[in-house]
Context: one part of a larger RNA
RNA sequence: UGACGGGGGCCCGCACAAGCGGUGGAGCAUGUGGUCUAAUUCGAGGCAACGCGAAGAACCUUACCCAGACUUGACAUCUAGGAAAGGUCCUUGAAAGAGGAUCGUGCCCGCAAGGGAAUCCUAAGACAGGUGUUGCAUGGCUGUCGUCAGCUCCUGUCGUGAGAUGUUGGGUUAAGUCCCGCAACGAGCGCAACCCCUGCUUACAGUUACCAUCGGUUCGGCCGGGGACUCUGUAAGGACUGCCGCUGAUAAAGCGAAGGAAGGCGGGGACGACGUCAAGCAAUCACGGCCCUUACGUCUGGGGCUACACACGUGCUACAAUGGCCGGUACAAUGAGUCGCAAAACCGCGAGGUCAAGCUAAUCUCAAAAAACCGGUCUCAGUUCGGAUUGGAGUCUGCAACCCGACUUCGUGAAGCUGGAUUCGCUAGUAAUCGCGCAUCAGCCAUGGCGCGGCGAAUACGUUCCCGGGCCUUGUACA
Numbered sequence: 001u002g003a004c005g006g007g008g009g010c011c012c013g014c015a016c017a018a019g020c021g022g023u024g025g026a027g028c029a030u031g032u033g034g035u036c037u038a039a040u041u042c043g044a045g046g047c048a049a050c051g052c053g054a055a056g057a058a059c060c061u062u063a064c065c066c067a068g069a070c071u072u073g074a075c076a077u078c079u080a081g082g083a084a085a086g087g088u089c090c091u092u093g094a095a096a097g098a099g100g101a102u103c104g105u106g107c108c109c110g111c112a113a114g115g116g117a118a119u120c121c122u123a124a125g126a127c128a129g130g131u132g133u134u135g136c137a138u139g140g141c142u143g144u145c146g147u148c149a150g151c152u153c154c155u156g157u158c159g160u161g162a163g164a165u166g167u168u169g170g171g172u173u174a175a176g177u178c179c180c181g182c183a184a185c186g187a188g189c190g191c192a193a194c195c196c197c198u199g200c201u202u203a204c205a206g207u208u209a210c211c212a213u214c215g216g217u218u219c220g221g222c223c224g225g226g227g228a229c230u231c232u233g234u235a236a237g238g239a240c241u242g243c244c245g246c247u248g249a250u251a252a253a254g255c256g257a258a259g260g261a262a263g264g265c266g267g268g269g270a271c272g273a274c275g276u277c278a279a280g281c282a283a284u285c286a287c288g289g290c291c292c293u294u295a296c297g298u299c300u301g302g303g304g305c306u307a308c309a310c311a312c313g314u315g316c317u318a319c320a321a322u323g324g325c326c327g328g329u330a331c332a333a334u335g336a337g338u339c340g341c342a343a344a345a346c347c348g349c350g351a352g353g354u355c356a357a358g359c360u361a362a363u364c365u366c367a368a369a370a371a372a373c374c375g376g377u378c379u380c381a382g383u384u385c386g387g388a389u390u391g392g393a394g395u396c397u398g399c400a401a402c403c404c405g406a407c408u409u410c411g412u413g414a415a416g417c418u419g420g421a422u423u424c425g426c427u428a429g430u431a432a433u434c435g436c437g438c439a440u441c442a443g444c445c446a447u448g449g450c451g452c453g454g455c456g457a458a459u460a461c462g463u464u465c466c467c468g469g470g471c472c473u474u475g476u477a478c479a
Stems, first nucleotide, its partner, number of pairs: 001479002003476003007473007015463002019426004026317008034308002042053002064303007073127001077126002079123005086103007107116003129292002132290003138286002140281003143277001145275001150189004155184001156165003169180003195269004200237007210226002214224003240263001244256004319419001323378006335366003340359002345354003385416001390411007433454006
């Protein structure tokens, strides 16, 4: 100087407390361990691995296993020789591959002979190739403490020196934020601001959006029309403790009030200092070393990654009446669409099918929002709760749904009566609850992920305690 202390002081954070809803019990989904297996490919491992890499494992993917094949190779460059490229067919085979037959003559230079470009075949080797190994050789990217308020430097001064000072102190802040003081004076990386979205106003602009007034109307902004309103786009303004009062050291600032769409960082996002964990990734990629080279490379068929006594994590659905079922009726936002979204009509109980309008979209379509509300029914029961499991019949995607897809329909109707110790999230348009969209994607094991809106709470006395963190101080047998 740090680190540590079941030392002290001060201060923060859904850290506790106060509340609301969950987890742990059940069934299922998913990931992991274990076990099994020819293989169940690999990685990730307290927080910070475990719905994680994977924003899509039937084949492919695919790295694993079995079997069948290839050996300058599936891919790149070079040399020599030959052939345009390419297509069709035969034998064998599960395919890949192996063996054979045949059609075909293009482009550029040149009268021609010939040469050249692209592509293919053969041969030999230089080489290719490796999801083989080392994340403790690395780049790059990322997690984490932590959006915590810290981390440093120059000069000066003090100290023999390590070093200290500055950065400590008194206040204050979300903040090393600002003020005051001070052997310090300044500065840098962080904080904040500048950026994006959202909330208000004004101006300009009105189509595919809008419809107050006027006219028409098949009653649909449908038509004429309008530029008011909504909305969309662009640009400007608006909030700064600016104003007032009180408190305070007259400071910084705090508290209250006014005005205002918004008030003291308005709300949300992006943004992550010096560093820590030899943290993670060699399987995104790149890359040093090592290793394989008729195989640890490459191709194909099939299987596996989906196994199942069990254990754990994360979720979904429930156990019901604030409910289930039936009927009626209302109100969103984000998005996506031509290899696509698909209306209407018709067929089917339905998944869906047939035909097909419109739409490269503020125009058309997906599209029905759901909870809510109104009416009816059930009457506390393992039930008209719950839907697992399972039998039959189907639909769709796809070369192909046996291993191993989703969905529909008829039947079946398991556990489950609110879950021990424990443990998690959340402070407001939040939690809880309700549906909708998108990426990946032929389809889908999505209950996941990322977004969107609807409805919409309770509680916070307080900082003694648990956890994590910041500053000062103290002790130390630690570095």